[in-house]
Context: one part of a larger RNA
Molecule: small-subunit ribosomal RNA, 3' major domain
Organism: uncultured bacterium
């Protein structure tokens, strides 16, 4: 001077408490122990490991394993010798690498010791090999908590105090006032993005009026939607009222699209956790160098007595099913999305308009509305499993894919202990687009709309944290 306490005060924060869905029961998806295997690469391990890295494991990725290959090498870069092209297509052997036959090509120029090439030698290349406890760089966490320091002074012999404490007050070390302190920097909070309100100016966008018209399809028009763009607004600012030290502020009015930080993002202060990563990268040592490096095929990462994480679908009538029927918004789009025709029960397929897109299409989004049916059953709930036929994708879907018909039709009638998650356009629910991507394992993860509650205005008590003592 810290930290610790089942001491004490103040205070806060889905921390409780009041609501609302949920996990823990079933069956599957995925990720992890654990078994297990030739291999089942490797890292992460309370919170802050476990649908995390991984925005895609058939091959490739791929680092592990097995089998046959090489060995100045699959890549670079330089030197010495010799060489005639490298090359491409072909044919034999092989699972392939990769060998081997002929055949075919015969650089360019400024004429140089030129370029480019493949052999042989030598430096050396290479390593997802080891140390995150040797360091960089990045990231998590406490925490977006309201802290963490300095210069001068003063105080103490000194470690240090003080200023950062007190009294209000705030989301805040936020602001006021006092005071041996007076300032001062990194944090707060603004400035930045988006979003609500207003204004300008309209094409490829829109369509109230006025004409035309199967059609915003033409003329025309800028009111309205909508895109663009640059401003204005919100300040505790009011000739408003209560409390206050009549300071800061608080409580309530007015006005206004919006009120006290308006909503949300981005943003993470000294530092803790020898917190994670040598497998993104870079980098210091140590270590292999006919291999621990390289290319290649088939297998392995996908196994299963078990056990845990985290989701998805249930378990039904606020439902399911079958027919009509209305409404988004974010984004992608040329080895691309694909109109419309003709075809199939369907997944699809066949010709292919028009579009590098406010133009063209994917795209009539689903829950909702509106009729029928079923009537409490393991069912016209629930969909797992299996069995048969397909379709696209890809050299290639056995081991291992994803989608479609037909058939089966498993658990499973709301889940012990206990345990998450959420105060508003929020929880619930319901759908769509893209990103990785041939294809997909997506029920993922990060976005967008549509429907749209309930509860709290308290801090006694669990957790976790600031401050004083």
């Nucleotide at each position: 001077u810290g930290a610790c306490g089942g001491g004490g005060g103040c205070c806060c924060g889905c921390a409780c408490a009041a609501g609302c869905g949920g996990c823990g029961g079933a069956g599957c998806a995925u990720g992890u122990g654990g078994a297990u295997u030739a291999a089942u690469u490797g890292g992460a391990u309370g919170c802050a490991a476990c649908g995390g890295g991984a925005a895609g494991a058939a091959c490739c990725u791929u680092a592990a394993g097995u089998g046959g290959g090489c060995u100045u090498g699959a890549c670079a870069u330089a030197c010495a010798c010799g060489g005639g092209a490298u090359u491409g297509a072909u044919g034999c052997a092989g699972a392939g690498a990769u060998g081997u036959a002929g055949u075919u090509u015969c650089c360019c120029u400024u004429a140089g010791c030129g370029g480019g090439u493949g052999g042989u030698g030598u430096a050396c290349a290479g390593g997802u090999g080891g140390c995150g406890c040797a360091a960089g760089g990045u990231u998590g966490u406490c925490g977006u908590c309201a802290g963490c320091u300095c210069g001068u002074g003063u105080c103490g012999u000194g470690a240090g105090a003080u200023g950062u404490u007190g009294g209000g007050u705030u989301a805040a070390g936020u602001c006021c006032u006092g005071c041996a302190a007076c300032g001062a920097g990194c944090g707060c909070a603004a400035c930045c993005c988006u979003u609500g309100u207003u204004c300008a100016u309209g094409u490829a966008g829109c369509c109230a009026g006025c004409a035309u018209u199967u059609g915003g399809u033409u003329g025309g028009g800028g009111a309205g939607u909508c895109a663009u763009g640059a401003g204005a607004g919100a300040c505790u600012g009011c000739u408003c009222g209560g409390g206050g030290u009549c300071a800061a502020c608080u409580c309530g009015g007015a006005g206004g699209a919006a009120g006290g930080u308006g909503g949300g993002g981005a943003u993470g202060a000294c530092g803790u956790c020898a917190a994670a990563u040598c497998a993104u990268c870079a980098u210091g040592c140590c270590c292999g160098u006919u291999a621990g490096g390289u290319g290649c095929a088939g297998g392995g990462c996908u196994u299963c007595a078990c056990a845990c994480a985290u989701g998805c679908u249930a378990c039904a009538a606020u439902g399911g099913u079958c027919g009509g029927u209305a409404c988004a918004a974010c984004g992608a789009g040329c080895a691309g999305a694909g109109a419309c025709u003709c075809u199939g029960u369907g997944a699809g397929g066949u010709g292919g308009a028009g579009c590098g897109a406010a133009u063209c299409g994917a795209u009539g989004a689903a829950a909702c509305c509106c009729g029928g049916c079923c009537u409490u059953a393991g069912u016209u709930c629930g969909g797992a499993u299996u069995g048969g036929g397909g379709u696209g994708u890809g050299c290639a879907a056995c081991u291992c894919g994803a989608c479609c018909c037909c058939a089966c039709g498993a658990a499973g009638u709301a889940g012990g202990a206990g345990u998450c998650g959420u105060u508003a356009g929020u929880a619930a629910u319901c759908g769509c687009a893209g990103a990785u991507c041939a294809g997909g394992g997506a029920u993922g993860a990060g976005g967008c709309g549509g429907u749209g509650a309930a509860u709290a205005a308290g801090u006694u008590c669990c957790c976790g944290g600031u401050c004083c003592u």